A computed fold for a 1481-nucleotide RNA from a Patescibacteria group bacterium, annotated as small-subunit ribosomal RNA. Taxonomically the source falls in Bacteria candidate phyla (Bacteria). The coordinates come from a structure-prediction model, not an experiment, and the mean pLDDT is 82. The sequence is in RNAcentral, with records from ENA.
RNA sequence: UUUUUGAGGAUUUGAUCCUGGUCCAGGAUGAACGCUGGCGGCGUGGAUAAGGCAUGCAAGUCGAGCGGGAUUAAAUGAAAGUAAGUUGCGAAGUUUGAGAAGUAGCAAUACCGAUCUUUCCGAGUGAUUUACAAUUGUUUAAUUUAGCGGCAAACGAGCUAGUAACACCUUGGCAACCUACCCCCGAGAUGAGCAUAAUUCCGCGAAAGCGGAACUAAUACUCAAUGGUCCCCCAGAACGAAAGUUCUGUGGGUAAACCUGCAAAGGGCUCGGGGAGGGGCCUAGGUCCGAUCAGCUAGUUGGUGAGGUAACGGCUCACCAAGGCGAUGACCGGUAGGGGGCCUGAGAGGGUGUUCCCCAGCGACGACACUGAGAGACGGGUCGUACACCUACGGGUGGCAGCAGUCGAGAAUAUUCCACAAUGGGCGAAAGCCUGAUGGAGCGACGCCGCGUGCAGGAUGAAGGUUUUAGGAUUGUAAACUGCUUUUCCAUGGGAGGAAGGUCACUUCGGUGGCCAGACAGUACCGUGGGAAUAAGGGGUUGCAAACUACGUGCCAGCAGCCGCGGUAAUACGUAGACCCCAAGCGUUAUCCGGAUUUAUUGGGCGUAAAGAGUGCGUAGGGGGCUUAGUGCGUCUUCUGUAAAAUCUUGCAGCUCAACUGUGAGGCCGCAGGAGAUACGGCUAGGCUGGAGAGUGCGAUAGGUUAGCGGAACGAACGGUGUAGGGGUAAAAUCCGUUGAUAUCGUUCGGAACACCAAAAGCGAAGGCAGCUAACUGGCGCAUUUCUGACCCUGAGGCACGAAAGCGUGGGUAGAAAAAAGGAUUAGAUACCCUUGUAUUCCACGCCCUAAACAAUGUCUACUAGCUAUUUCGAGUAUCGACCCUCGGAGUGGCGCAGCCAACGCGUUAAGUAGACCGCCUGGGAAGUACGGCCGCAAGGCUGAAACUCAAAGGAAUAGACGGAAACCCGCACAAGCGGAGGAACAUGAGGUUUAAUUCGACAACACACGAGGAACCUUACCAGGGCUUGAAAUACAUGCAGCAAGCCGCCGGAAACGGUGGCCCUCCGCAAGGACUGCAUGCACAGGUGCUGCAUGGUUGCCGUCAGCUCGUGUCGUGAGAUGUUCCCUUCAGUGGGGAAACGAGCGCAACCCCCGUUCUGCGUUGCAAGUAUCGCAGAAGACUGCCGCGAUUUCCGCGGAGGAAGGAGGGGAUGACGUCAAAUCCGCAUGGCCCUUUGAUGCCCUGGGCAACACUCAUGUUACAAUGGACGAUACAGUGGGAAGCCAAACCGCAAGGUGGAGCCAAUCCCUCAAAGUCGUCCCCAGUUCGGAUUGCGGGCUGCAACUCGCCCGCAUGAAGUUGGAUUCGCUAGUAAUCGUGGAUCAGCUAUGCCACGGUGAAUACGUUCUCCGGUUUUGUACUCACAAUAAAAGCGCGUAGCAGGUUAUGCGACUAAGUCGUUAAAAUCGACUCCUCC
Repeated sequence: UUUUUGAGGAUUUGAUCCUGGUCCAGGAUGAACGCUGGCGGCGUGGAUAAGGCAUGCAAGUCGAGCGGGAUUAAAUGAAAGUAAGUUGCGAAGUUUGAGAAGUAGCAAUACCGAUCUUUCCGAGUGAUUUACAAUUGUUUAAUUUAGCGGCAAACGAGCUAGUAACACCUUGGCAACCUACCCCCGAGAUGAGCAUAAUUCCGCGAAAGCGGAACUAAUACUCAAUGGUCCCCCAGAACGAAAGUUCUGUGGGUAAACCUGCAAAGGGCUCGGGGAGGGGCCUAGGUCCGAUCAGCUAGUUGGUGAGGUAACGGCUCACCAAGGCGAUGACCGGUAGGGGGCCUGAGAGGGUGUUCCCCAGCGACGACACUGAGAGACGGGUCGUACACCUACGGGUGGCAGCAGUCGAGAAUAUUCCACAAUGGGCGAAAGCCUGAUGGAGCGACGCCGCGUGCAGGAUGAAGGUUUUAGGAUUGUAAACUGCUUUUCCAUGGGAGGAAGGUCACUUCGGUGGCCAGACAGUACCGUGGGAAUAAGGGGUUGCAAACUACGUGCCAGCAGCCGCGGUAAUACGUAGACCCCAAGCGUUAUCCGGAUUUAUUGGGCGUAAAGAGUGCGUAGGGGGCUUAGUGCGUCUUCUGUAAAAUCUUGCAGCUCAACUGUGAGGCCGCAGGAGAUACGGCUAGGCUGGAGAGUGCGAUAGGUUAGCGGAACGAACGGUGUAGGGGUAAAAUCCGUUGAUAUCGUUCGGAACACCAAAAGCGAAGGCAGCUAACUGGCGCAUUUCUGACCCUGAGGCACGAAAGCGUGGGUAGAAAAAAGGAUUAGAUACCCUUGUAUUCCACGCCCUAAACAAUGUCUACUAGCUAUUUCGAGUAUCGACCCUCGGAGUGGCGCAGCCAACGCGUUAAGUAGACCGCCUGGGAAGUACGGCCGCAAGGCUGAAACUCAAAGGAAUAGACGGAAACCCGCACAAGCGGAGGAACAUGAGGUUUAAUUCGACAACACACGAGGAACCUUACCAGGGCUUGAAAUACAUGCAGCAAGCCGCCGGAAACGGUGGCCCUCCGCAAGGACUGCAUGCACAGGUGCUGCAUGGUUGCCGUCAGCUCGUGUCGUGAGAUGUUCCCUUCAGUGGGGAAACGAGCGCAACCCCCGUUCUGCGUUGCAAGUAUCGCAGAAGACUGCCGCGAUUUCCGCGGAGGAAGGAGGGGAUGACGUCAAAUCCGCAUGGCCCUUUGAUGCCCUGGGCAACACUCAUGUUACAAUGGACGAUACAGUGGGAAGCCAAACCGCAAGGUGGAGCCAAUCCCUCAAAGUCGUCCCCAGUUCGGAUUGCGGGCUGCAACUCGCCCGCAUGAAGUUGGAUUCGCUAGUAAUCGUGGAUCAGCUAUGCCACGGUGAAUACGUUCUCCGGUUUUGUACUCACAAUAAAAGCGCGUAGCAGGUUAUGCGACUAAGUCGUUAAAAUCGACUCCUCC
């Protein structure tokens, strides 16, 4: 000094683990947008249109290079003129002094002022002097500068279009180079000359500008001389491998300029050498994407010679050769200035290249040269193009990617500022001039940093807001109020540093003094005064992710980064309050890194999630056994150079701190060079045998190719026998058959495939390979350890093989069989089934090249427990030989330890542990598609995207649910029976319809004789009309009235409710005041609601289901969801019991305990009983437990049979209903949250009447029947349960009867309802719409009740409908049951009851059995289902969008032509020019 570095979450599922994508939290920015905004410092600000630009400025300077010009000053001359000056005369005017009179004033004095004096000026005129323009001039000084000349303008400033390149970065080199100004050294500067700008004149032009003539200077230009260590030629020498360098000598060539100054001196000039700084060229390495760019290249690669350049070089040219580059990516296409750095990241990396620094390139676009030390030159030139401007239309001019500024485009980026005071640059000897470089200011919260918006106290916890369970809570010490402070702000006073220097004078040469110079800026800073005064917002509050309530809204409006919120109680929308985070900012958007180990070098994978190529051979490449020596390339150590500065880290320091800045140190992970080490890798040389290969012997084999042979089956042809069917199917039909089928026998022909053996077997690289024999041929194993001596492994491209189907040509074709045809099935059936049937299947040759080509598992090597089966070879033992047994190899299988895995599973044949190499993957879909390329005859194959879209897609395993999956089991589930329903009439309920209303609820099973176990009024909730409003009923208060309150009785209107109006009656306690209580009226709290929500609820109920299930604790197993227990075996009505078992126990259910009935006993007994141990009633007890015997079964549990018993295996029946399911039912039984109605047109309350009872129709549940096992009549026998006081009602009498009269008895084992009916005994009916059946209707009665019209029941007489046993289908019941017969009760005035709930009488049939239907239970299995198996997901149309297409434009490419410029001009021709000749004018 360094080290002190890495966070996750949400989302796939019913839940889980994994894979995998998406999204979020962080940091950053030249940013923009929204809301908001006090101050300062330091930075930063056209990223888009390298689009166009008005205006001003951004590069000049030197007069000490030159000749002129201008101005000023001075000197010097001449003639005329002009001007001016001086002077004389001089009108008018003007100045100085004196000043009478007058006016004003008390006066001082002021005003006016005739006249006199004086100064100046002065028209005009005379004299004189001076100056001046022009003409002919000359000279000097100062200032200035258009031109010639010199230097600069190639820097500085801007921008990033182009460029994938020696452009840039890093490292070296030039013995292949240049360099003005600057520094050092050496030598020199002699003589002569020709011009030309300026200027003048003439001419053209609108202008820009140009032409001609004449004159002139220089540090301009030229010539000559001299000169050397300069240059060239030649010769020689030295060094060197060479290239070449150096030295010597003869010869030839090449320079110059002056200026300032009195001088001294200074500044320049020429030649040569050196230096510094700058530049040029070369070189190795680095430097983006695409292979759907694989071949590129003729100056191309090299050579010889020449030219050219400052210099090497195909840089250029002539000739010669045919090379050069490329899979380590040439060429082509796309994109892009590069670096120092910056952002992010733990790092490795990823992204980026703004400001500052270095380099490059560019200057409207394209091209070109000139000048120069330096340029192919931003503010120089020429030409072309586009654009713009001026124009007299002939012609000209321009280039902000300099600083400001403007337009345009854009989400978006500033002042037409000040100054050269400082720093720096150009020129100059210097002063100085120039400098939009620079220094500063202005604008923008664009960024970073700092400061402030106050501090302390203050509880009645004020008011207000919000909320509330109504008490309170919260905002909140927050405010008010009291005290304090003054950063900031305002006013005022002072006021810097940045200055080094320049010049002049003096000087003791050390300096001293004077003068000049500050844009910023009267700024920073300091002091004084004032006063809390001037200063807070933005986003968020479902989870991720800190922070919650109320109201509004009601799948609307809206939110949203992801998951997702919103359909009437939204912490998710909007508002409010409260709270959270940050703060002069806060959010959003965009982009980058991170999180993302989600491209994985660090640091991932490929059996099933995406992913092993179909298989082998093999090229490049990559990797490589043991050992020795050398080398020192990699590797390691150390030293040196470099790695610009800034940036980064860090110590210290300066601005009040910080940002910012200064200084020192470190770092900059790199490259180059020197020295050293040699284990490992490489290279070179040698050796070895274990890897690999070869030899010898033996062995197994459906390995391959070709040829031949064989039998069975099948089909066909021919012939014989023979007759009516055959064939086919679930059943049929198409089809074949009397022209003789099928069947059967014989003969012949044909093609394809090879039964048994046969196997988890064998062989092969894979695909694949099977009758037998032969020929040819490949690979493998074992034994031996003879030979070679690392010869090996893998393998991008490449090559070969590669099932089936398919294609081409030619054969062949028995059977089978796409397509096709027909017949069936079906709603349809382009299918499954049947009858036919072509390609094809077969052979030869040639293609195709793909498969779930799978072990979904690349090849090779080594290591890591075993057991077992099988094929093949060998050894040992044994045997005559073989088998057997033991051991060693090579294969093929099963199970399994460790280990691995998300799990499933794998497990010496690895998916274990390691190594080598190849291939492949990176969310789902679009898509293995499009385009392009290659291959193919085609079909198609190989390679292989994107736009767009979704938040998932997926793997394994878990619990359920489901299955036209399997196994076992139960149930009146089916079957076997008995009786019904569905047809008729009626009753009741429901739907529908109707209506003023037909109140409401209930709707598969689990609604429909259900709520309702009693709708004429009431009920009643509905409708019409009439009424009441603190109310019909409740609690409380205030005021007033009445007071015995209360209570009772009338009258009027009215349908009633109600309204109005009378009468009777005349409190209590207390001395009193007053109180109590009640009614009425008013008011105020409130009442009331069968109004809504059963999807806000409680409670209750239905169904699965009286089915046997549903769970828990602890333990164990599993990463986990979960499992185990509860599964398995036997058994049971039963998760009932037993056995076994990683389970052991427990709970809710089952069973039992409870009630009734059946038998016996005991006790008691009236109202029961003739009597009585009997019947009957009440109460209690006993009895039944597989207890006993036998058999079966594995010991048990249990089952079967028997005995005994009233009853036997749960004796019969009841009550009793687990966890849960159906958002099942009920807000109209009750209760209840929320919402709604309610001040006189109430959704409340009362009343009258109506409705709930309607009626083309449909369904459900029942009753009565259709008759003779019956109906009618007569006689006659036998029950049990219940009920009775506003009641049951006897006897007797009346009535045909319903009923009436009557009143005994009974508060009930006493009396009554109460005669039970079917049955039995007789008579009639005689099979019919009847003596069946009773609907419907008429008349007459009775009863209840205020009241029977809508709308009651009963009786009598009369009437006498449908109906003759009921289609598809369907219901109940297993014994005292079904069927059948009557009886009672609740509700109730009465009753529409045929309903419901009970009671007894008579009293059967059948169950082989579990295949099928339905429901249920347990286990296994499949699953892409989990709102959990049932339905839909289709098209047209409309809208939006992507790709695509078309048009336009731009760029590029291609082609043609061409300007300036540069170089050349050889033949012929043309043209032009020069010269000469001839002719003409």